Molecule: c-di-AMP riboswitch aptamer (ydaO/yuaA leader)
Organism: Streptomyces minutiscleroticus
RNA sequence: CGUGCGCACGCGCCGAAUCCCGCAAGGGAACCGGGGAACCACCAUUCCGGGGUGAAUCGGGCGUCGGCCAGGUCUGGUUGACGCGCGUAGGAGACCUUCCUGCUCCGAACCCGUCAGCUAACCCGGUAGGCGAGAAGGAAGGAAAGG
Numbered sequence: 001c002g003u004g005c006g007c008a009c010g011c012g013c014c015g016a017a018u019c020c021c022g023c024a025a026g027g028g029a030a031c032c033g034g035g036g037a038a039c040c041a042c043c044a045u046u047c048c049g050g051g052g053u054g055a056a057u058c059g060g061g062c063g064u065c066g067g068c069c070a071g072g073u074c075u076g077g078u079u080g081a082c083g084c085g086c087g088u089a090g091g092a093g094a095c096c097u098u099c100c101u102g103c104u105c106c107g108a109a110c111c112c113g114u115c116a117g118c119u120a121a122c123c124c125g126g127u128a129g130g131c132g133a134g135a136a137g138g139a140a141g142g143a144a145a146g147g
Stems, first nucleotide, its partner, number of pairs: 011132004018029004030127006040117001049115001050112004058087002061084011090106004095142007
């Protein structure tokens, strides 16, 4: 000097997932999600089930295993599952919002249970979890700090 790990105090990021009261149980505010008329929409709908949260949709390729078919003893076609990668609709990134140009990432997972278009009143829920040591530049408008 660099890197890895752990702890503490801060600062920040994804996300609705924060704040306040209470000894506690719990309650409230705020934010978020779902159900739910008329009008409108759909003229459909039902196993190829359907639907919800979420940015997380969609498409080729390669490999392994299994089924079916054909020739013929091994290859080809087709199909299903799994795995690995490539792209992609879309999404995130340090004062805030918008725009422009870049760079780095994400492009999952879960839930309802045969059932739901929108939807005023009304009804029912959630307030978790996980990360970072970097945070690029320009323009406009704000905010904060300083003078």